[in-house]
C1' cells in the first nucleotide's frame, strides 16, 4: 500500500512500584484489595501454513503429450514413485494395486501470529429522524457511514 474481521470469548502466579485505557481534547472508568512493563503457567479465538471429511469442477485423476464425445464416458504414446507377488538368477524382467490440482462448506487445534476489563470504552466529522412548547442555531440520547486505530494475509 491492497484486502478482510473488529457488540462474541478467554486470567493465575512471580519480580516491579504509579500510572494505565494508541495519539489530542472532553467524558467515563480501571488502579495501593498493587497501574505500566518483564518473566512463568493457563485459556480464548480460528487469520495464515499443515491435517481430516462431505460436495463441486478439472476433455481421468501419478507426471508429461496426442486426441475423442450432444450426454454418460473413453482411447493412445512415453516416462516416475511406493507396495506385494512371480520369474529368471545376482541385477533384471514381467504381473497386480496404490500415488491429481481447485474451490467450497464443516471439523478438530499440530506450527505461526493475535488476544485474554469495558463495543476498538464512548465522543470528536458528514448524514438520518426523535426529544428538548417552536423553524434555524443549540442541548440530548440514538441509527448509518467516514476519519484513525488494532490484528492477520499479501
Nucleotide at each position: 500500500c491492497u484486502c478482510a474481521u473488529c457488540g462474541a470469548g478467554a486470567g493465575g502466579g512471580g519480580c516491579a512500584g504509579a500510572g494505565g485505557g494508541a495519539c489530542a481534547c472532553g467524558g467515563c472508568c480501571c488502579g495501593a484489595c498493587g497501574a505500566a512493563g518483564c518473566c512463568c503457567c493457563g485459556g480464548c479465538a480460528a487469520c495464515c501454513c499443515g491435517c481430516c471429511a462431505g460436495c463441486g469442477c478439472c476433455a481421468c485423476c501419478g507426471c508429461u503429450g496426442c486426441g475423442a464425445c450432444a450426454c454418460c464416458u473413453c482411447c493412445c504414446a512415453g516416462u516416475g514413485g511406493c507396495c506385494g507377488g512371480a520369474c529368471c538368477c545376482a541385477g533384471g524382467u514381467c504381473c497386480g494395486g496404490c500415488c491429481g490440482g481447485c474451490g467450497u462448506u464443516g471439523g478438530a487445534a499440530g506450527g505461526g501470529u493475535g488476544c485474554u476489563a469495558a463495543g476498538u470504552c464512548c465522543g470528536u466529522c458528514c448524514c438520518g429522524g426523535g426529544c428538548g412548547a417552536a423553524g434555524g442555531c443549540c442541548g440530548c440520547a440514538c441509527g448509518g457511514g467516514g476519519a484513525a486505530g488494532a490484528u492477520g494475509a499479501g
Molecule: SAM riboswitch aptamer (S box leader)
Organism: soil metagenome